[in-house]
The RNA shown here (Bacterial large signal recognition particle RNA) has 265 nucleotides and comes from a Bacillota bacterium. Rfam family: Bacterial large signal recognition particle RNA. Its family is annotated with signal recognition particle, plasma membrane targeting and SRP-dependent cotranslational protein targeting to membrane, signal sequence recognition in the Gene Ontology.
RNA sequence: CCGUGCUAAACGGGGAGGUAGCGGUGCCCUGUACCCGCAAGCCGCUAUAGCGGGGUUGAAUUCCUGCCCCCGGACUCAGCUUGUAGGAACGGCCCCCGUAAGGAGUGAAGACGGUUGGGUCUCGCGCGACGGAGCUUCCUGAACCGUGUCAGGUCCUGGCGGAAGCAGCACUAAGGGAAAUCCUCCGGGUGCCGUGAGGGUGCCUGGCCCGAGCCACCUGCGGCGGGUGACGCCUGGAAGCUGUUGUUCAAAGGCAGGUGCACGG
Numbered sequence: 001c002c003g004u005g006c007u008a009a010a011c012g013g014g015g016a017g018g019u020a021g022c023g024g025u026g027c028c029c030u031g032u033a034c035c036c037g038c039a040a041g042c043c044g045c046u047a048u049a050g051c052g053g054g055g056u057u058g059a060a061u062u063c064c065u066g067c068c069c070c071c072g073g074a075c076u077c078a079g080c081u082u083g084u085a086g087g088a089a090c091g092g093c094c095c096c097c098g099u100a101a102g103g104a105g106u107g108a109a110g111a112c113g114g115u116u117g118g119g120u121c122u123c124g125c126g127c128g129a130c131g132g133a134g135c136u137u138c139c140u141g142a143a144c145c146g147u148g149u150c151a152g153g154u155c156c157u158g159g160c161g162g163a164a165g166c167a168g169c170a171c172u173a174a175g176g177g178a179a180a181u182c183c184u185c186c187g188g189g190u191g192c193c194g195u196g197a198g199g200g201u202g203c204c205u206g207g208c209c210c211g212a213g214c215c216a217c218c219u220g221c222g223g224c225g226g227g228u229g230a231c232g233c234c235u236g237g238a239a240g241c242u243g244u245u246g247u248u249c250a251a252a253g254g255c256a257g258g259u260g261c262a263c264g265g
Stems, first nucleotide, its partner, number of pairs: 001265006009057003012030004020046005034054005063258006072249004077243006084236004090232002092228004096223004101219003105214002113209008121198006127191002130187005136179005146171004154163003
């Protein structure tokens, strides 16, 4: 150096999760890579960390170590969006108070202010109107049980004469009706009425004094004024997306190095 047969080892790896920890089953990445059995309130194991059974390759393209690169994942940070809970220092919106710069209105036909009256309001009195009753006047008003007169008729009597009395006529009582002047009493959703007293908040109105502002409707401005919380704003936590935030693990790939035993020639 060549050949044969072996052995270590390999026949996928990784991330998150889970676990005292490791590996697996399930999820994801990488990308092609022996088979069977087991297993999420799970299975197996113990620092040489899946176990059990079988098969193939086998000292290098394949195994081991280091470096580079980096798919992907996890955590963190930042930004944005959505929805959620709360807040009220601020904006916005509403209200209140003030101010009077601008606009409108009003004012020398006199504002604001001062003073003095009247009305509206309350209580009382008077007068009037209205209504009711009374008084007054007139008319009417009784089959008998009202009055007067009582024809006829009736009754008593020897006679003279006398008695009761219907109808009619006249009158009247109670009652009914009418009239309306005066008078008396009463009433109140009664009066552009008179008068006395009270009250003065508001409103209307008159006289006198003064002599230029008044008002706050709109805009503006001010207030540690009050409220609201749809929105802007602030705070907390949630989800999603994005990334020249940072940390960590890291597949595949690339480069470099390393790796045994026996026999024969």
The RNAcentral record of the sequence draws on ENA.
Of the family's consensus pairs, 95% are formed in the model.
Model confidence (mean pLDDT): 77 of 100.
Lineage of the source: Bacteria > Bacillati > Bacillota.